[in-house]
Context: one part of a larger RNA
RNA sequence: UGACGGGGGCCCGCACAAGCAGCGGAGCGUGUGGUUUAAUUCGAUGCAACGCGAAGAACCUUACCUGGGUUUGACAUGCACGGGACAGCCCUGGAAACAGGGUCUUCCUUCGGGACCCGUGCACAGGUGUUGCAUGGCUGUCGUCAGCUCGUGCCGUGAGGUGUUGGGUUAAGUCCCGCAACGAGCGCAACCCCUGCCGCUAGUUGCAUCUUUCUAGCGGGACCGCUGGGAGAAACCCAGAGGAAGGCGGGGACGACGUCAAGUCAGCAUGGCCCUUAUGCCCAGGGCGACACACACGCUACAAUGGCCGGUACAGAGGGUUGCCAAGCCGCGAGGCGGAGCUAAUCCCACAAAGCCGGCCUCAGUUCAGAUCGCAGGCUGAAACCCGCCUGCGUGAAGGCGGAGUUGCUAGUAACCGCAGGUCAGCCAUACUGCGGUGAAUACGUUCCCGGGCCUUGUACA
Numbered sequence: 001u002g003a004c005g006g007g008g009g010c011c012c013g014c015a016c017a018a019g020c021a022g023c024g025g026a027g028c029g030u031g032u033g034g035u036u037u038a039a040u041u042c043g044a045u046g047c048a049a050c051g052c053g054a055a056g057a058a059c060c061u062u063a064c065c066u067g068g069g070u071u072u073g074a075c076a077u078g079c080a081c082g083g084g085a086c087a088g089c090c091c092u093g094g095a096a097a098c099a100g101g102g103u104c105u106u107c108c109u110u111c112g113g114g115a116c117c118c119g120u121g122c123a124c125a126g127g128u129g130u131u132g133c134a135u136g137g138c139u140g141u142c143g144u145c146a147g148c149u150c151g152u153g154c155c156g157u158g159a160g161g162u163g164u165u166g167g168g169u170u171a172a173g174u175c176c177c178g179c180a181a182c183g184a185g186c187g188c189a190a191c192c193c194c195u196g197c198c199g200c201u202a203g204u205u206g207c208a209u210c211u212u213u214c215u216a217g218c219g220g221g222a223c224c225g226c227u228g229g230g231a232g233a234a235a236c237c238c239a240g241a242g243g244a245a246g247g248c249g250g251g252g253a254c255g256a257c258g259u260c261a262a263g264u265c266a267g268c269a270u271g272g273c274c275c276u277u278a279u280g281c282c283c284a285g286g287g288c289g290a291c292a293c294a295c296a297c298g299c300u301a302c303a304a305u306g307g308c309c310g311g312u313a314c315a316g317a318g319g320g321u322u323g324c325c326a327a328g329c330c331g332c333g334a335g336g337c338g339g340a341g342c343u344a345a346u347c348c349c350a351c352a353a354a355g356c357c358g359g360c361c362u363c364a365g366u367u368c369a370g371a372u373c374g375c376a377g378g379c380u381g382a383a384a385c386c387c388g389c390c391u392g393c394g395u396g397a398a399g400g401c402g403g404a405g406u407u408g409c410u411a412g413u414a415a416c417c418g419c420a421g422g423u424c425a426g427c428c429a430u431a432c433u434g435c436g437g438u439g440a441a442u443a444c445g446u447u448c449c450c451g452g453g454c455c456u457u458g459u460a461c462a
Base pairs, nucleotide, nucleotide: 001462002461003459004458005457007456008455009454010453011452012451013450015446016445019409020408021407022406023405026300027299028298029297030296031295032294033293034291035290042053043052064286065285066284067283068282069281070280073124077123078122079121080120081119082118083117084116088103089102090101091100092099093098106115107114108113126275127274129273130272131271135269136268137264138263139262140260142258147186148185149184150183151182152181153162154161155160166177167176168175192252193251194250195249197220198219199218200217201216202215203214223246226240227239228238229237230236289428302402306361307360308359309358310357311356312355318349319348320347323342324341328337329336330335368399373394374393375392376391377390378389379388415438416437417436418435419434420433421432
């Protein structure tokens, strides 16, 4: 000087408390451990691994296993020699890769040759093989925490201190005052984006019209500015007026010096090491989907503020031309036929759902709940046995609110409700990322648990 303390003081944070909804029990989905397996490819492992890399594992992907093949090699560059389209198509074998046979035979040329392709040989290719303690880059985390430093000066033999401590104040090393310090940098804040109010300009679309809505651009508006009070030297704090909005209005992007030899050599790049008829390459099938178990994150429930049936209302944000697919017709339905419109404020996906109105059910494992299984069908795709999704009929399991314990959330938030998108042929999405609809309860307080900031104290630790 730091770090640490079941030392002290001050102060924060959904940290506790107050409150609401959950998890932990059930069934199922997904991930992981374990076990199994020819293989169940690899990585991630307290917080900060476990719906994580994976924003899509039937083949492909695929890195794994078994088997069949192959070596200048699926891919790049160069050299030598030889040959010519040895490419495509057809036949045979085969699971395919591929092998054998047949057919077909390129372009330019100052003719030496060249382009391209094939064969042989060489130099090399190739490796998701290893090392993230050899690395770059990127990322997580402490933490949006309020901090981390420098120049000069001053103090100290020195490490170093001072500044950055102190008194107030703030979300903040924010600002004020004081002070052997005076300044400065990286951080904080602001500048950027979205949103809430108003105005201006424009109007394809929207619409009957179009000034309103809206769309798109520009600007205004909030600054403790005003009043009162506190502090009173100030920073600042409290109340009020006006206002769409107050005291950083709400949200986002943005994350200092550093910490964890944190994560990633399988995204990519890259040093070293290793394999080079193979640890490379091609193919078929299988596996990544196994299941006596254990954990994590979810979905659906256990019902009557509920279930079912009929009627009826209101979004936002997105996506769409190898696509979105209307009307109409067929089918109980998934879906099929059909073909209009749309390269899209124009057309389509597209009926939002909870809600509201009316009716039935009457407390029962039930008109709750839907696992599981049977049959029949639909769709994508060469192909749904392993191993897809959907529909109809039947079957109806556990489950009557969950032990110890544990998670999220302070407002248009939680909770409940649906909608869209990416990936994608299809989909195991209950995931993820967004969008709107309905819309709460509670916070006395900081003693305690967890994490953090500043000062101070002890230390046999560095």
A computed fold for a 462-nucleotide part of an RNA from an uncultured bacterium, annotated as small-subunit ribosomal RNA, 3' major domain. The RNAcentral record of the full RNA draws on Greengenes.